RNA sequence: GGGCCUGUAGCACAGUGGUAGUGCGCCGCAUUCGCAUUGCGGAAACGGGAGUUCGACUCUCCCCAGGUCCA
Repeated sequence: GGGCCUGUAGCACAGUGGUAGUGCGCCGCAUUCGCAUUGCGGAAACGGGAGUUCGACUCUCCCCAGGUCCA
């Protein structure tokens, strides 16, 4: 320098163009003499920019970061 893959909540991951979800974690309430467990509720996220589209996490391009292969 080039090819390919990955980037979504604090962490691990789903999400094949129309509502952003799950588990653990965090906060509150209930339960308990108290803790734990359990139940209910809540906060919190699409790496950055541009394009296509009525509409983009999703498709295209560039950039950034990480991984891998080639030179």